[in-house]
Description:
A computed fold for a 75-nucleotide RNA from a Bathymodiolus platifrons methanotrophic gill symbiont, annotated as c-di-GMP-I riboswitch aptamer. Its mean pLDDT, the model's own confidence on a scale to 100, is 86. It was read from a public genome assembly, where an Rfam model found it. The source organism's lineage runs through Bacteria, Pseudomonadati, Pseudomonadota and Gammaproteobacteria.

């Protein structure tokens, strides 16, 4: 190098909940916040679970499986 682990470093996301703003909702955005996360990074394939104005509708994906791409480097 590659697989698989996940000690230590150095980093990184950012739950509830406020507060402005959007939008019928779900929910987003954007600041505080700090529950937790070794893929809580990217997609939205397959199940599940939201929302309604119920459709060839939207949202989110930090459920669980898949896929793709990735910092370190101890046992």
């Nucleotide at each position: 190098a590659u697989c698989a682990c996940g000690a230590a470093a150095a980093g990184c996301u950012a739950a509830a909940c406020c507060u402005a703003u959007u939008g019928a909702a779900a929910a987003g955005u954007a600041g505080g916040g700090g529950c937790a996360g070794a893929a809580a990074g990217u997609c939205a394939c397959g199940g599940g679970a939201c929302c309604u104005a119920a459709a060839u509708g939207g949202a989110a994906a930090g459920c669980c499986g898949a896929a793709c791409u990735a910092c370190c480097g101890a046992a």